[in-house]
RNA sequence: ACGGGCGACACGCCCAAUCCCCGCGAGGGGAGCCGGGGAACCGCAGGUGGCCUCCCCCCAACGGCCACCCAACAGGGUCGACCCGACGACGUCGGCAGGGCUGCUCCGGCCCGGACCCGUCAGCUGACCCGGUAGGCGCCUACGAGAGGAGCU
Repeated sequence: ACGGGCGACACGCCCAAUCCCCGCGAGGGGAGCCGGGGAACCGCAGGUGGCCUCCCCCCAACGGCCACCCAACAGGGUCGACCCGACGACGUCGGCAGGGCUGCUCCGGCCCGGACCCGUCAGCUGACCCGGUAGGCGCCUACGAGAGGAGCU
C1' cells in the first nucleotide's frame, strides 16, 4: 500500500415504535404516532330453486312449506405479507395482489411477499373504555436523465 475482520462516532434504512420530564436505579409521567373494543342509523341472519302469508289489487320477512347442496375442523385481530398452481403432508418450487430500497423525481436496477396475537367473544359505530411505542439492518455505490442550489471567492 492492498485485501479481510471487529468495534466506535456520525449518517442512513424497515417499522407506530420517536422526543421531553422526574428518578441513584428499578421504574414512573407526558407529547407525538399507532392499534383494539364500543350506540343509533345502516348492514348481516348457511347457499340455490319453487310456492304461500300484508283488510280491493300490487308489494314482505329475523315468518311457513318443499327439493337439492354445503357445513358441523369455532371465530376474530396486527402488518405489504392475500391468493393461485405443481408435488402425498410439513414443506419445497413457480406465480400473483400488495410492499420496501436506490439520501428529491423519473428511467432502470436490487429485494420482501412472512411472522405473531386473542380464545368461544367481537360488523359498522358518537360519547366512552383499553393497549403499544419493540426489534432488526446498512455504512459503499450499475449506468443515465431531470429538478434543486449548500459552501467558498